[in-house]
Notes: The RNA shown here (Bacterial RNase P class A) has 345 nucleotides and comes from Acutalibacter sp. It matches the Rfam family "Bacterial RNase P class A". The family's RNA type in Rfam is ribozyme. Rfam links the family to the GO terms ribonuclease P activity, tRNA processing and dimeric ribonuclease P complex. The RNAcentral record of the sequence draws on ENA. Its mean pLDDT, the model's own confidence on a scale to 100, is 76. Of the family's consensus pairs, 92% are formed in the model. A source record names the gene rnpB.
RNA sequence: AAGGUAAGGCGAUCUGUCGCGCCGGCAACGGUGAGGAAAGUCCGGACAGGACAGGGCGCCCUGCUGCGGAAAGCGCAGAUGGGAGUAAUCUUAUUCCUUCCGUAACAGAAAACAACCGCCUUCGGCGCGUCCCGUCACCUCGUUUCGGACGUACCGUCGGCAAGGGUGAAAAUGUGGGGCAAGAGCCCACGGCGGCCGUCAGCGAUGCCGGUCGGGUACGGAGACAGGGCCUGCAAGACCAAAUAUACUGGCAGAUGAGGGCUGCCCGCCCGAUGUCAGGGGGUAGGUUGCGAAGAUAAAUGACAGAUUCAAAAACAGAAACCGGCUUACGGCCUUGCCUUUAUG
Numbered sequence: 001a002a003g004g005u006a007a008g009g010c011g012a013u014c015u016g017u018c019g020c021g022c023c024g025g026c027a028a029c030g031g032u033g034a035g036g037a038a039a040g041u042c043c044g045g046a047c048a049g050g051a052c053a054g055g056g057c058g059c060c061c062u063g064c065u066g067c068g069g070a071a072a073g074c075g076c077a078g079a080u081g082g083g084a085g086u087a088a089u090c091u092u093a094u095u096c097c098u099u100c101c102g103u104a105a106c107a108g109a110a111a112a113c114a115a116c117c118g119c120c121u122u123c124g125g126c127g128c129g130u131c132c133c134g135u136c137a138c139c140u141c142g143u144u145u146c147g148g149a150c151g152u153a154c155c156g157u158c159g160g161c162a163a164g165g166g167u168g169a170a171a172a173u174g175u176g177g178g179g180c181a182a183g184a185g186c187c188c189a190c191g192g193c194g195g196c197c198g199u200c201a202g203c204g205a206u207g208c209c210g211g212u213c214g215g216g217u218a219c220g221g222a223g224a225c226a227g228g229g230c231c232u233g234c235a236a237g238a239c240c241a242a243a244u245a246u247a248c249u250g251g252c253a254g255a256u257g258a259g260g261g262c263u264g265c266c267c268g269c270c271c272g273a274u275g276u277c278a279g280g281g282g283g284u285a286g287g288u289u290g291c292g293a294a295g296a297u298a299a300a301u302g303a304c305a306g307a308u309u310c311a312a313a314a315a316c317a318g319a320a321a322c323c324g325g326c327u328u329a330c331g332g333c334c335u336u337g338c339c340u341u342u343a344u345g
Stems, first nucleotide, its partner, number of pairs: 001341010012308007020033005035316001039327002042325004047233004059229005064078005079094006095224002101220004116165002118161003123156003127152006134146001137143002173191006193214006200207002237289004246281001248279006259271004
C1' cells in the first nucleotide's frame, strides 16, 4: 500500500423566503415539531380489563457456565464438540437415554441381540496322493485287488465365528502380539472413549496429571427430567353526557270511554286501557382523559435559494399509547484492533 476481518461512530449543520400541525397570546408574534431503524409486530415488560379455593392431566416455550438485566427466543465474557477460512475470524450444537414410547430413509445379510460372501468344524457321499502290513492273481525283478493310517479337492449337512470383503451418514474401540479348530477385548501392551476417586488451576462450565472401573450405537415435535407460561390489548380502560325510546317513582285524567285510526276540523263509524306531566337510572352519538414542550384527528413535521465539510446531502426509510430487546433494510464517510499478501529499509 492493497485486500480481508472484528468493534464502534456519523446519517448533516447554518442563514434567508414561503408554507403546515400543536401550544401560549386579544393581536402582532413567540415556542416546538420523525428515525437509526419510527419498519417487521417476533420476544419481554409496564399499564388496563376479564378470569381465578387448591391440586392434577393436557398444550406451548426454554435447556453448557459466570456476570449483567424488571424480564426476555436479551446482552457480554467464557467452556466443550463439529464445520468454513492460509489467517485474523466466523458459524453451529450443548439436561437425560440402566426404565417406558418412537426414529435411524436408500443401500445392505444385518440399523440393535445382525450373518450374504467368507473362515473353522461334526457326520455322510464321491475321488486323488503317500505310507503300512497281510492277502489274492501272474511271477525274473515287479505290478494289481481288497483292508488300514495320514493328507487333501469337491458336494450335502449339524454346529461355531464375527477378523476380512461388500453396503451405508452411521456396522459394536485402534495398532501390535498372544491365543484358538477358526476367530473374537477372549487375553496382554500402548492408545482412544466413558464413569468414578484424588492432586493442582479456575467463581464456574471445564482443563492438566495420576489411579481405578467399564465396553451393543446415535437421536427426539411425538420418551423422560428441570424451569417457565391464565386470556385479551390504548379500538385497553376511566370520566362527562344529547336526541329518540324507556326501567322505576310521584301528580292528574280515564270503561259515565282516556287515547288512537279514517281525517286538517266537526259529526259519524271502527278499535279500545291506558294517556299525560314531572322526577329519574342505565346505555348510544359526541366530548374529556389515558397522552408526553411532535402526537391523532384519515393523519402537520415541507419547498426553494445560498454557505460549509473532499463531496452532487444522495441510501434505507415517515412516529400513531409507552419502555427494553431481537430481526430485517441502508448510498457514502470516519476511528481503532487484528490477519494475509506485496514492496522498501